[in-house]
């Protein structure tokens, strides 16, 4: 990377509209695209007998923000698993 399967959270109310799951509002809520942060990990350097610190970068969470994205269904979807 392609393809198959599996795949979880959370909402009520106003208003408009014949009507609505559709448009817009309040006010809640959710973590599994994405994205910020600590952690932890891994390198280079300094100082050190070592323990171990100090700086700078890589990787990077299942923690944490909730910015983005989501709260019917579909769709989306971290991950895992079969194939190629």
């Nucleotide at each position: 990377c392609c393809u198959c399967u599996g795949g979880a959270g959370a909402g009520a109310c106003c208003u408009g509209u014949u009507a609505a799951u559709c448009a817009g509002g309040u006010c809640a809520c959710c973590g599994a695209a994405g994205g910020g942060g600590c952690a932890g990990u891994u390198c280079a350097u300094c100082g050190g007998a070592a323990a171990c610190g100090g700086u700078g970068g890589g990787c990077c969470a299942u923690c944490u923000c909730u910015c983005a994205g989501g709260u019917a269904a579909g769709a989306g979807g971290a991950c895992a698993g079969g194939g190629g």

Model confidence (mean pLDDT): 78 of 100.
Glycine riboswitch aptamer from a marine sediment metagenome, 84 nucleotides, folded computationally.
The model forms 90% of the base pairs in the Rfam consensus.
RNAcentral holds the sequence, with entries from MGnify.